Predicted 3D model of a 534-nucleotide part of an RNA (large-subunit ribosomal RNA, domain I) from a Pirellulales bacterium.
[in-house]
Context: one part of a larger RNA
Parts: sequence; structure tokens; C1' cells
RNA sequence: GGCGCACGGGGGAUGUCUUGGUGUCAGGAGGCGAUGAAGGGCGUGGAAGACUGCGAAAAGCCUGGGGAAGCUGUCAAACGAGUUUUGAUCCCGGGAUUCCCGAAUUAGCGUGUGUUGAAUACAUAGGCGCACGUGGCCAACCCGGUGAACUGAAACAUCUAAGUAACCGGUGGAAAAGAAAGAAAAAUCGAUUUCCUCAGUAGCGGCGAGCGAACGGGAAACAGCCCAAACCGUGGGGAUUUUCCCUGCGGGGUUGUAGGGCCUUUCACAUGGGAGUUACAAAGUAAUCUGUUAGCAGAACCGCACUUGCUGGAACGGCGGGCCAUAGAGGGUGACAGCCCCGUAAGCGAAAGCAGUAUUACCUCCCGAAGGGUACCUGAGUAGGUCGGGUCACGUGGAACCCCGACUGAAUCCGCGGGGACCAUCCCGCAAGGCUAAAUACUCCCUGACGACCGAUAGUGAACUCAGUAGGGUGACUGAAAGAUGGGAAGAACCCCUGCGAGGGGAGGACACUGAACCUGAAACCGUGUGCCU
Repeated sequence: GGCGCACGGGGGAUGUCUUGGUGUCAGGAGGCGAUGAAGGGCGUGGAAGACUGCGAAAAGCCUGGGGAAGCUGUCAAACGAGUUUUGAUCCCGGGAUUCCCGAAUUAGCGUGUGUUGAAUACAUAGGCGCACGUGGCCAACCCGGUGAACUGAAACAUCUAAGUAACCGGUGGAAAAGAAAGAAAAAUCGAUUUCCUCAGUAGCGGCGAGCGAACGGGAAACAGCCCAAACCGUGGGGAUUUUCCCUGCGGGGUUGUAGGGCCUUUCACAUGGGAGUUACAAAGUAAUCUGUUAGCAGAACCGCACUUGCUGGAACGGCGGGCCAUAGAGGGUGACAGCCCCGUAAGCGAAAGCAGUAUUACCUCCCGAAGGGUACCUGAGUAGGUCGGGUCACGUGGAACCCCGACUGAAUCCGCGGGGACCAUCCCGCAAGGCUAAAUACUCCCUGACGACCGAUAGUGAACUCAGUAGGGUGACUGAAAGAUGGGAAGAACCCCUGCGAGGGGAGGACACUGAACCUGAAACCGUGUGCCU
């Protein structure tokens, strides 16, 4: 020096664990904000750092309810001071307080109103005041506007990606859509939305890559309405003043087998019937109910003797014998507990707040049908056309339908639109005004359940004396590491070695190789001793 063995050091793999994550489902909630939000800063305790709470009334104040013996949040004890069956701490509801920054506002913008008032006479612009509204934040979902490229086409230009990403605006708990100028082709259906299917079909397509319906069928959920106009009544204004124009209010009326108005004929009609706050006219008020925001209550077990007691430090294990169960989900307790504790099943509960498409009462609103006649009304710079675009599964195509821009431009129920160029026949519908719940989408947030989800290099970036932290970057931004003594601190009194060290040896304590650099404690690597070889 090598190899082997033993014992250590070192290191933190592995195993076990879980306070944290993650996914799915269900339910809730779906907003907060000038009554100042979200988010920050600074304060605030008897005392001091951080977290949490709170706001100069500052880990809190008042009040209603719950609850019951201890308590004054956490790290985190000790000391001091205080509080408690005259009910504290704590939990829930309501109220008060709530510094500074922040939309941050004694502003801006909008609407209304009052007042003042230029050039310029009336006036207007403008000024000033007042009132109301708005503003900002927020994960996704939704609607609208603007709108890429990489990419694919094995290149690339039409095309694709994609009306996606991104940006902007806006609303709601959903949004949007919606009661046929529809779809169809059968003496058919009957608002919208969503799902399954039709169907990767019909089609579109440098007929490439690709894109890709509808009808029909099945299901979920269902709900229909209001204006404008004719006409009637009434108020105001104007004018070319004997009937015309403009305008307000009330009634009326709302459709396609056309309907409505007006005139007329007949019948009916109220101590009755119906409707209503999600549209349908519009506000509610009260009571109740249900849910929710604290809680209450909740069954059933003992022994192991013979002088240490079944084993053990400890019984939840073993043995023996019982019991409850609408409860043998789960968790805890010194090892594996239905019967020890918290719970679990079934059941019960709110003074106050909130929610409800729950109920009732008050209240509010509504109530005709048929026949005949008349030709008054039924949404105009609209429909349609031409040109240019867009959107429709549909790329200009034979290209309808729908939408936008420019230029044009009807009809009026004997009317008008559509049925994929166009024409006829036939069929379907009634545009140019508006509202509308449910079925549907989503999850920043709250609650619960579950998992052939993770188990500390995993799972969130983050399980933790404190993570969007430390750290990095001028900045936009980026971004970690770090869990486990033990049943209990019982955290090693006391003695010894030593530098009044570090560390170690005794002692103590079920076990200390559980000793705080603390469960287990692999390998690399470093030693000590020893055997063999050289």
C1' cells in the first nucleotide's frame, strides 16, 4: 500500500407519517365601491420582535342570541395586572368607532334645474350655484368592437391557423337569443336556448390541405306579451283663419283560417269570475313557511385470581364473558377501541340578519260573444335595385337568404315577403318598434363529500418563524431552499475529564444509538483496530 472483517465518523437516500396540495361532484354565493372599495402605509398589547386581529373608542366598544368554567389570539412560556355562575374568554346576528394613501374627488364627465350672461338687439355660447348619477376593483363565463402571426398545405400566394390569441368597451348572476314577413313539402310543424342524433352525411374546397351544415327524430325546459296606427276624449302652440299643421296626456288596439277601428243587428253581464310584482300596468305592506348565518341532544364494557396480578413504560393487543346498533363514517386517546373522548344514525333549534319563482291576507288590475256593412288603420328614405364589401358549412359560384357602405328607391290587403339564380302554379308567412322566466355557460370566493390523486427533488411556486418571502434584474418581471426528539420535556439535577471550552464518561429516566446538528439512517467519502498478501 492492497483486499477482507469489525467498530466508528460522514452523509441524508430509503421506509413510515401528514399539518399542505390536487382533481371531480354537489350545494351556496355570484359581487365590492363617493355611506370611500380592492390593495397598501402607519399605528394599536402592561412589556418587546413577527404573524393574526383591530383603528386614536385601535388583539377591541355597545346590544340581541348561543354556550358553560375557566379565561386575557399565535410563536410562547415566565412575571405583572385584570376578569369569571350578578355567566367571563369563546361562537353567531345587529349597531358604533373606523388615522393616512388609494377611483381619491373642494376634481372630471353626464342629466336635470336655478341664476347670470358676451361678440350682438332678442337670444345663444359661456360663467356660477344646487340636486341626482357616474368613475375604481374583481377568477372564469357572456355580448359587442378592433383583430394578428407562428403553423398546416410536407415550398407558397387563394386557403388554413381563426374571427383564435391579444387589446378595447359593456352587462348580468348568468349573458345572449326569443314568440315567425320561420321551417317545410305532409290535407305537416308551431318562440328561443341546450344536449343526443341526423353526420363527418349534403355540400364547400389552389375540389389541395382542409372546412363542414340543415331538415327530420329523441330529450331538457316551457310562457307568452306590450307599443306605434285607425278611432274617441282632452290640454297647449302655430298659421296663409273656417279648417289645416305641430305637440302633450288619457282611452282604444296589437293580427295572417288576416286582425283592428267605425256603423248596425242579436244575445250575455257583477252579493260573480279571473290575474298580479321574472315579461305580460305598477308599487308594495304584514304574517307565516322553508333555507341559511351560532347551536342542542345523542346508545352500549367488564374481568384476567393464586402477594404484582396475561404481555407491556402505557392496552386500543391477547384470553374469557357481556352490551348497543336507524349509530361498525371518520378522528383522537401512551400499540390495533362500535361500547374511553370528539363524533356518527335518527331527531331538535334562532331574539336578530339574509335569501326564496313558498303560502295567506291586505292592496292593485281585468272581465264579453256572434252576424252584417264600411274600406279608416296595420311600423318609409323602409323593402327592393345597381356597385363595393361582409356573413352565412357555402372561397363569386347558377348564389338565394341575412348584414354594412355609396347611389337610388316601391306597394298599402284586389297589398307585401319567402320557399337557394329566374318565371309560373301552389304552399308558408306578415318585415321595416319593444319586453320576456326556465332548460344552458363559468367558479376568484364559502360549505360538504369523494378519489386504482401526491406524500416533502412529489403535491400548489409556497405543508415550516410567518412565500410571491429571501435572493436576482434599471425595469417589465423573475423567484428558491427549508417538515418528523419523545407517550410526556420527564429537554439530562448531581459527579468526573477539559481551556469556568467543544466534546465525552457516569448518574437519572421503559428504551438516550429518541439528546435537541434529535424517527428510520442506504451509498459515496474519511478513520481506528485487526487478519491475509506484498

Its mean pLDDT, the model's own confidence on a scale to 100, is 82.
The organism belongs to Pirellulales, within Bacteria.